[in-house]
A computed fold for a 358-nucleotide RNA from Thiovibrio frasassiensis, annotated as Bacterial RNase P class A. Taxonomically the source falls in Thiovibrio (Bacteria, Pseudomonadati, Thermodesulfobacteriota, Thiovibrionaceae). The prediction has a mean pLDDT of 76.

RNA sequence: GGGAGUGGGUGCAUGAUCGCUGGCGGUGUUUUACCGCAAGAGGAAAGUCCGGACUCCGCAGGGCAGGGAGGUUCGUAACACGAACUGGGGGCGACCCCGAGGAAAGUGCCACAGAAAACAGACCGCCGGGCAACCGGUAAGGGUGAAAAGGUGGGGUAAGAGCCCACCGCUUGCGUGGCGACACGGAAGGCACGGCAAACCCCUCCUGGAGCAAAACCAAAUAGGGAAGCGUUUGAGGGCGGCCCGCCCGAAGCUUCCGGGUAGGUUGCAAGAGAUGCCGGGCAACCGGCAUCCACAGAGAAAUGAUCAUGGCCCUUGCGAAAGGGUACAGAAUCCGGCUUAUAGCCCACUCCCUUUU
Numbered sequence: 001g002g003g004a005g006u007g008g009g010u011g012c013a014u015g016a017u018c019g020c021u022g023g024c025g026g027u028g029u030u031u032u033a034c035c036g037c038a039a040g041a042g043g044a045a046a047g048u049c050c051g052g053a054c055u056c057c058g059c060a061g062g063g064c065a066g067g068g069a070g071g072u073u074c075g076u077a078a079c080a081c082g083a084a085c086u087g088g089g090g091g092c093g094a095c096c097c098c099g100a101g102g103a104a105a106g107u108g109c110c111a112c113a114g115a116a117a118a119c120a121g122a123c124c125g126c127c128g129g130g131c132a133a134c135c136g137g138u139a140a141g142g143g144u145g146a147a148a149a150g151g152u153g154g155g156g157u158a159a160g161a162g163c164c165c166a167c168c169g170c171u172u173g174c175g176u177g178g179c180g181a182c183a184c185g186g187a188a189g190g191c192a193c194g195g196c197a198a199a200c201c202c203c204u205c206c207u208g209g210a211g212c213a214a215a216a217c218c219a220a221a222u223a224g225g226g227a228a229g230c231g232u233u234u235g236a237g238g239g240c241g242g243c244c245c246g247c248c249c250g251a252a253g254c255u256u257c258c259g260g261g262u263a264g265g266u267u268g269c270a271a272g273a274g275a276u277g278c279c280g281g282g283c284a285a286c287c288g289g290c291a292u293c294c295a296c297a298g299a300g301a302a303a304u305g306a307u308c309a310u311g312g313c314c315c316u317u318g319c320g321a322a323a324g325g326g327u328a329c330a331g332a333a334u335c336c337g338g339c340u341u342a343u344a345g346c347c348c349a350c351u352c353c354c355u356u357u358u
């Protein structure tokens, strides 16, 4: 100098003008209106994929079914999340990836090709016999296939073969180390019968349902329910009307109270598994202690904006002055912890490889 790997940060600022949302204060006669004040999206608010808090319903206890998790230990309120480690795979390396229990419990599947796709089998070949057809031996070599009954080398044989031997692999059992997954080292066994469980299934563990449009409280009008009172030719009640008389309607309901519920309103609803800093424990995830800070988005599924100016930052052109361009993704709705996805650019830290110089 170039190319990579991992982790983290930032996510334009200020002012003016015109608006929007809810809140507080004031003016006005209350609804409404006007004036003023401070406040008003994120790292992902997103996808709604997991896990919880909270609410209501259900629930003796146990089991089945259904759903989910699936190396180990730890962290956590919990998790399908995270950390560290183990095993496997990739990369020269920093580092990255993995749904990573069981195929000798059972069932099923393995296209095409191929002789054969699984209680194995023999197409070519090799060897023996036979004139030949063919019969027998074999599984080294060839061929098919994603996959063919351990691999390499030697011995052995008619030719071959774990038939025998060495090493590697495998199985069983032991020892040592580790909390554990597991690792390492002896021993025994010629090998004990392919793959698929992201096929059914088996094993271990977890698991009630619905969700803030949950739910709780307050509570009109109309209709309906209950109780009491009045009333049905001895006329309750209604209309005309300020009242009485009067006139009209009215052949049965009317008035009051109570309770449920609807509209509507309030709560739930933001002080919380909270944020920041320091100290301590831990490899880490994370945990503990102390101090400081936080009334102020909380909705009608509805606001959080626009324009202009100045200035940042970055890119391009230019010796320079300067000019031009860019400034993303997106957007709360009960809250919290994760995961995933989107994101213009810029910045920081650590690490690896190659090259150059000394």
Base pairs, nucleotide, nucleotide: 001354002353003352004351005350006349007348008347009346010345012311013310014309015308016307017306018305020040021039023037024036025035026034027033042329046340047339049338050337051336052335053334054211055210056209057208066207067206068205069204070203071085072084073083074082075081086100087098088097089096090095101202102201106200107199108196109195110194123142124141125138126137127136128135129134150168151167152166153165154164155163169191170189171188172187174185175184176183177182215267216266217265218264225258226257227256228255229254230253233251237249238248239247240246274293275292276291277290278289279288280287281286312327313326314325315324316323317322